[in-house]
Context: one part of a larger RNA
Molecule: small-subunit ribosomal RNA, 5' domain
Organism: uncultured bacterium
RNA sequence: GGAUGAACGCUAGCGGCAGGCCUAAUACAUGCAAGUCGAACGGAAGCCUUCGGGCUUUAGUGGCAAACGGGUGCGUAGCGCGUAAGCAACCUGCCCCAAACUGGGGGAUAGCCCGGCGAAAGCUGGGGUAAACCCGCACGGUCCAUGACUUUCACCUGGGAGUUUUGGUAAACAUUAAUGGGUUUGGGAGGGGCUUGCGUCUGAUUAGCUAGUUGGCGGGGUAAGGGCCCACCAAGGCGAUGAUCAGUAGGGGUUCUGAGAGGAUUGGCCCCCACAUGGGUACUGAGAUACGGACCCAACUCCUACGGGAGGCAGCAGUAGGGAAUAUUGGGCAAUGGGCGACAGCCUGACCCAGCCAUGCCGCGUGGAGGAUGAAGGCGCUCAGCGUUGUAAACUUCUUUUAUCUAGGAAGAACGGCAGGUCUGCGGGCUUGUGUGACGGUACUAGAGGAAUAAGCACCGGCUAACUCCGUGCCAGCAGCCGCGGUAAUACGGAGGGUGCGAGCGUUGUCC
Repeated sequence: GGAUGAACGCUAGCGGCAGGCCUAAUACAUGCAAGUCGAACGGAAGCCUUCGGGCUUUAGUGGCAAACGGGUGCGUAGCGCGUAAGCAACCUGCCCCAAACUGGGGGAUAGCCCGGCGAAAGCUGGGGUAAACCCGCACGGUCCAUGACUUUCACCUGGGAGUUUUGGUAAACAUUAAUGGGUUUGGGAGGGGCUUGCGUCUGAUUAGCUAGUUGGCGGGGUAAGGGCCCACCAAGGCGAUGAUCAGUAGGGGUUCUGAGAGGAUUGGCCCCCACAUGGGUACUGAGAUACGGACCCAACUCCUACGGGAGGCAGCAGUAGGGAAUAUUGGGCAAUGGGCGACAGCCUGACCCAGCCAUGCCGCGUGGAGGAUGAAGGCGCUCAGCGUUGUAAACUUCUUUUAUCUAGGAAGAACGGCAGGUCUGCGGGCUUGUGUGACGGUACUAGAGGAAUAAGCACCGGCUAACUCCGUGCCAGCAGCCGCGGUAAUACGGAGGGUGCGAGCGUUGUCC
């Protein structure tokens, strides 16, 4: 000098954009943050009824979602991350393309009704009921497994294709009636799993470490290779190119600095990882060992009728605590995106906005021109006076950004629905009208009046731009370094003057 998620002191007019618990991964009151589908199902309630039924709502069953999105950085020195490869060792719901199919039966259970227990949370007996819930049967191939043969490719075990033996294996329908679904298989897209080379902090005042340890054979397990696990066999494996141990730490893109090499950094945003009170476990599922799911142990908190129960903000706000220090218990789903749904739509503290904070960056303003009797006052001096403050003020004139007031007033909106027209391959396309904005009466525009509404902070011995007077008298004090102060202090305190930056200026911390 530059930088900062900064803090502190003094000061403070406006706007745009960004940022805002770095500490206690401490504890949390309250509200909200994940639902949706009646075009899967039987009911119930209400309304209407031409008595056929229809409409609205939805506790329950069922489906999909809840593994995304959002948070944090505890742990982790690791194939965790980065990069480059590999899987002839793998999985993949929804979506896209293609092929084939969707036959016929049975059963249970919630809701409901009748009871029981309990303070509650809730639990439980009996009866009866539906489905896209559950289970057989039939058929079943370009399906799976298995054995054989042929052919081809190749990368060692092998891979692809074809024929064939044996065994096994699927489905669900709904409605507004042309759409939406269901099953099997192949392929794709996107996503994931695993493996490997290289790179990835400090310490030797840590030198030896290792028994599932290293390898083999066989098996189990998994979507899949593998000591991942197990039986047996062998005795290996790692290490001064730093094993092991200890400390510290999420990694990267980036960001800061620097001429560069490099050093530092990982806050905001993006990718990956890990975690969800501490620890462990699996279930469901295409996907989790699952933040707002389950079970167990533990600590803590709360309720209790003392028998027993409930809970998890490192989601958004907010509270207490800690701290030098970090915001509103706001508005809206209008946009973008996500979940569900045929749609309408519903949900969405993601997101879009608003609020607070000079925390930062950027922009604008606090007026312009003229004006010498060089006014008054202050300060200084060689003191009848002069110098300086200083064109500064007064005064004359001009302008009106900003602020204030008045009026107008957006873009962000494209869809979708409904109605009409038109084309059509009848699925739909095009077009017209209607209609949708939290921000917000905001941005912006016009007008009104009036210099009106707006300047501070640090420094002035040298480094380092800027000097005198008074007070003090090694005192009080200053100080980044050198150093000032003991009676003429440009270095302390005040004043006048000056210098630098300016809605900021200084100080402190940290990095280059």